[in-house]
Context: one part of a larger RNA
RNA sequence: UGACGGGGGCCCGCACAGGCGGUGGAGCAUGUGGUUUAAUUCGAGGCAACGCGAAGAACCUUACCAGCCCUUGACAUCCCGUCGCGGGUCCAGAGAUGGGCCCUUCGGUUCGGCCGGACGGUGACAGGUGCUGCAUGGCUGUCGUCAGCUCGUGUCGUGAGAUGUUGGGUUAAGUCCCGCAACGAGCGCAACCCUUGUCCCUAGUUGCCAGCAUUGAGUUGGGCACUCUAGGGAGACUGCCAGUGAUAAGCUGGAGGAAGGUGGGGAUGACGUCAAGUCAUCAUGGCCCUUACGGGCUGGGCUACACACGUGCUACAAUGGUGGUGACAGUGGGCAGCCACUCCGCGAGGAGGAGCUAAUCUCAAAAAGCCACCUCAGUUCGGAUUGCACUCUGCAACUCGGGUGCAUGAAGUUGGAAUCGCUAGUAAUCGUGGAUCAGCAUGCCACGGUGAUACGUUCCCGGGCCUUGUACA
Repeated sequence: UGACGGGGGCCCGCACAGGCGGUGGAGCAUGUGGUUUAAUUCGAGGCAACGCGAAGAACCUUACCAGCCCUUGACAUCCCGUCGCGGGUCCAGAGAUGGGCCCUUCGGUUCGGCCGGACGGUGACAGGUGCUGCAUGGCUGUCGUCAGCUCGUGUCGUGAGAUGUUGGGUUAAGUCCCGCAACGAGCGCAACCCUUGUCCCUAGUUGCCAGCAUUGAGUUGGGCACUCUAGGGAGACUGCCAGUGAUAAGCUGGAGGAAGGUGGGGAUGACGUCAAGUCAUCAUGGCCCUUACGGGCUGGGCUACACACGUGCUACAAUGGUGGUGACAGUGGGCAGCCACUCCGCGAGGAGGAGCUAAUCUCAAAAAGCCACCUCAGUUCGGAUUGCACUCUGCAACUCGGGUGCAUGAAGUUGGAAUCGCUAGUAAUCGUGGAUCAGCAUGCCACGGUGAUACGUUCCCGGGCCUUGUACA
């Protein structure tokens, strides 16, 4: 100087407390361990691995296994040789691949085997998701959006170092004020950026409709006032008032205001820590393989199942279930696409078929509410499991996809010890959209609807500053 303490002081955080809703019990989904297997590819491992890489494992993906094949190779450059490439069809084969037949028979040209392209050969080489993340770059997690981390000059100390950065107040903040052997400065904080909340201006189609006509309908005429859209501007600064404070910084209350003291949300992550994670995104040193640890193909596996754990979904019901009726959103997506409307089917879906490259057409439809039944039961709760019959995507749903109808109707009556999330349009609850994607979502990312409880710091946990002890570095 740090680190540590079941030392002290001050302060903060859904850290606790006060609540709401869960997890832990059940069934299923998903990830992991273990076990099994020819293979169940690899990585991730307290917080900070475990619905994680994976924003989509039937083939492909795919890296794993079995079998069948190739060896200058699926891909790149150089050298030599040849002139085609391509399309159709047949045979063998699981296919890769091998063989046969038919059609077509290179282009440019400065006429130089010069350029481009394809095929064959030779070796230099290619290739490796093989190892090392403890050789690395880059990227990322975490402490933590915590308020810290440092430097120059000066001063003090033999020196390591100290001071500044400590102290008195204050703040979300090393934020600001005052004091001080310090005076200044940098990276962080804040602000500048995006979005949302109010108003004004500009613009008015595909959007809107107050008044006037018109219609089944903003449908048409008309209009751009309103809504909205998207550009520009205004607005909030402790600016004003009172109290308090040290006459400061600030704090408390008030006025005005759409908004008040950082208005809400996002992006933004200092010096560093964990030899944290990643050689399987990529790049890369070293090592290793080179008729194989490279490459192609078919089939299988990643989907196994006594069990254990994590994360979720659905429930156990009456604040409910079923049937009927029936409004009101916002974000987004759409041409190998979204699909109105009509018909067929109980339905998934199918057959026709208009519009839309979309503020124009379309996906498109919420839960809630109202009416009726059920009357506390393993039930008109719950839907697992299983049987049968269909349907869609796709060469192909056996291993191993989604959906529909009929039948079946399991566990489950609110969950031990323990444990998680959350402070406002938040929790909870309800649906909707998107990426990936042929198909496949209870996951992920977004969107809106309905809409609560709490206002304290004694304790647990984590963190910041000062101080104290130490046989630790």